About this RNA
Predicted 3D model of a 73-nucleotide RNA (transfer RNA) from a Patescibacteria group bacterium. The sequence was found in a public genome assembly. Rfam family: tRNA. Rfam classes the family as a transfer RNA.
[in-house]
RNA sequence: GCCACCUUAGCUCAGCUGGCAGAGCAAUGCUUUCGUAAAGCAAAGGUCCGGGGUUCGAAUCCCCGAGGUGGCU
Numbered sequence: 001g002c003c004a005c006c007u008u009a010g011c012u013c014a015g016c017u018g019g020c021a022g023a024g025c026a027a028u029g030c031u032u033u034c035g036u037a038a039a040g041c042a043a044a045g046g047u048c049c050g051g052g053g054u055u056c057g058a059a060u061c062c063c064c065g066a067g068g069u070g071g072c073u
Stems, first nucleotide, its partner, number of pairs: 001072007010025004019056001028042004049065005
């Protein structure tokens, strides 16, 4: 230098055939207990890497850029 893939909640990742943004874990509160852990319940937590375009509508499609992983040279 070229090619492919990845970037979504604090962490690990779904969702990518365009139509309400989700799960598990963690943390928080409550119940239970003499107290802790475990268990149960609840609520919270997101400009979906950035910018532009297409569309009635974009996490999803297209373009440009950033970061990461792998391969080739």